[in-house]
Molecule: SAM riboswitch aptamer (S box leader)
Organism: Risungbinella massiliensis
RNA sequence: UCUUAUCCAGAGAGGUGUAGGGGCAGGCCUGAUGAUACCUCGGCAACCAUCCAAUAGGAAAGGUGCCAAUUCCUGCAGAGCAAUUAGUUUUUUGCUCUGGCAGAUGAGA
Numbered sequence: 001u002c003u004u005a006u007c008c009a010g011a012g013a014g015g016u017g018u019a020g021g022g023g024c025a026g027g028c029c030u031g032a033u034g035a036u037a038c039c040u041c042g043g044c045a046a047c048c049a050u051c052c053a054a055u056a057g058g059a060a061a062g063g064u065g066c067c068a069a070u071u072c073c074u075g076c077a078g079a080g081c082a083a084u085u086a087g088u089u090u091u092u093u094g095c096u097c098u099g100g101c102a103g104a105u106g107a108g109a
Stems, first nucleotide, its partner, number of pairs: 001109007012041005020030003024075004042067003046064003050059003071102001076099008
């Protein structure tokens, strides 16, 4: 870099440290009651591996991963609903659903 699967659930303490952080933009949330980040212990259980099943599923926690908020929401397109506006189907706004884009993680190349 490419392919593929998953992403509405789940998961705490201590130490170091010192200002923003949540991928990007907008929003919104969060942070000196020390966040983000790093380390130690602990935990969760998505993928790979192991065991039992033999399809599903279950066990355990080895390799990665993860432990604020649905990937925090939206960001592109389609459909539906409600209102709105022009007047006999045009404009604008909001909500819901579906599929993508993008992102994160695993596995393979």